[in-house]
This record gives sequence, structure tokens and C1' cells, in this order.
RNA sequence: UGUAAAGUAAACUAAAGGUAAGUUAUCAGGCUCAUAACCUGAUUAUAAAAGUUCAACUCUUUUCUUUACAU
Repeated sequence: UGUAAAGUAAACUAAAGGUAAGUUAUCAGGCUCAUAACCUGAUUAUAAAAGUUCAACUCUUUUCUUUACAU
């Protein structure tokens, strides 16, 4: 410098046009002599900006970041 892929919560992974799900973690409560485990509940997210659409994580464009390959 070029090509390709990816970006969703503190971490990991879903949702592929119909309004963001799950696990772990954190916090609170219950249980326990107490801690852990277990049970219940709560909080936190679509990289950014435009466009299409009644409706966008999803489709299109640009930018940013990361990774792989080639040079």
C1' cells in the first nucleotide's frame, strides 16, 4: 500500500427487516450458625454518521478501530 473479515452490556455468544435474547460477572433479597453452592429479582449494550423503508443490529454508502493474508 492492496484484498478480505469483524465491531452487540464488564466478558462471551444469539437475533438476517417487526422493535434486542441467553450465560458468566456485579448488586439486592431468600436459604445457612457463617461462607460457598442453590433459588428469586434488578442494573448495564447494537463502533460513528448519513440514506432506503411504515419499521433497520439486520439492507446501502462513508469514516473509525481491530484481525488475517499478500506486498

Predicted 3D model of a 71-nucleotide RNA (transfer RNA) from Bythotiara depressa. Model confidence (mean pLDDT): 82 of 100. The organism belongs to Bythotiara, within Eukaryota. The sequence is in RNAcentral, with records from ENA.